[in-house]
RNA sequence: GAAAAUAGCAAACCCGGAGAAAUCCGGGGGCGCAAAGCCACGGGUCCUCGGGCCGGCUCUUGCCACACAGGGGUGGUCACGGACAGCCGGGUUGCCGAA
Numbered sequence: 001g002a003a004a005a006u007a008g009c010a011a012a013c014c015c016g017g018a019g020a021a022a023u024c025c026g027g028g029g030g031c032g033c034a035a036a037g038c039c040a041c042g043g044g045u046c047c048u049c050g051g052g053c054c055g056g057c058u059c060u061u062g063c064c065a066c067a068c069a070g071g072g073g074u075g076g077u078c079a080c081g082g083a084c085a086g087c088c089g090g091g092u093u094g095c096c097g098a099a
Base pairs, nucleotide, nucleotide: 001096008033009032013028014027015026016025017024018023031086037092038091039090041089042088043087044084045083046082047081048079050080051078052077053076054075056074057073058072059071060070061069062068
């Protein structure tokens, strides 16, 4: 896939839980879904506890002090890392099934 049948999934939102967050899990709910089953492989989007890089400020340790070096706090960025399969592509499995 057929204005066929039978089943299925479950957005927002609410409650409870996990997480730093994105988000996820359970219950309710039902916007939608013919793969809205599964896989982060390509693109994309999102997150920033930790990690890499960068700069200023500040605190601190070494030093009599300056300079310099190490460490902490704070900011930016990357995407090492994390999330999304209901953003697109790809892979893979699969129910019913007339003409």